RNA sequence: GCGGGAGUGGCGCAGUGGUAGCGCGAAUCCUUGCCAAGGAUUAGGUCGCGGGUUCGAAUCCCGUUUCCCGCU
Numbered sequence: 001g002c003g004g005g006a007g008u009g010g011c012g013c014a015g016u017g018g019u020a021g022c023g024c025g026a027a028u029c030c031u032u033g034c035c036a037a038g039g040a041u042u043a044g045g046u047c048g049c050g051g052g053u054u055c056g057a058a059u060c061c062c063g064u065u066u067c068c069c070g071c072u
Base pairs, nucleotide, nucleotide: 001071002070003069004068005067006066007065010024011023012022013021018055026042027041028040029039030038048064049063050062051061052060
């Protein structure tokens, strides 16, 4: 330099055009004499960044950036 893959909440991931979700974690409450376990509720996301297409984009297109793999 070229090609491919990945980037979504604190962490691990799902979601291939129509309300952004799951598990773990966090906070509050219930339960218990206490802890642990269990239960309920809540908070937390400009979907890496910028632009384009579209009535509508995490999703499609272009550029860019970081990481991983391969080729040279």
Predicted 3D model of a 72-nucleotide RNA (transfer RNA) from a Chloroflexota bacterium. Taxonomically the source falls in Chloroflexota (Bacteria, Bacillati). Rfam family: tRNA. The family's RNA type in Rfam is transfer RNA.